[in-house]
RNA sequence: GGAUAUUUAGCUCAGUUGGUUAGAGCAACUGGCUCAUAACCGGUCGGUCAUAGGUUCAAGUCCUAUAAUAUCCA
Numbered sequence: 001g002g003a004u005a006u007u008u009a010g011c012u013c014a015g016u017u018g019g020u021u022a023g024a025g026c027a028a029c030u031g032g033c034u035c036a037u038a039a040c041c042g043g044u045c046g047g048u049c050a051u052a053g054g055u056u057c058a059a060g061u062c063c064u065a066u067a068a069u070a071u072c073c074a
Base pairs, nucleotide, nucleotide: 001073002072003071004070005069006068007067010026011025012024013023019057028044029043030042031041032040050066051065052064053063054062
């Protein structure tokens, strides 16, 4: 220098080939249980879907550019 993949909650990740409230587990907080802690059961909180544009009635999802990370080629 070239190619490909990934980017969604504090962390790890889903998200149905565009459609009716953006989710799960862990973490945090909290209630129950217990003499108490852990475990277990329940609840709550937490999001500019990397950034900026475009297409569309409608975009996490499609297109373009940029950035970061990883892999491969030279």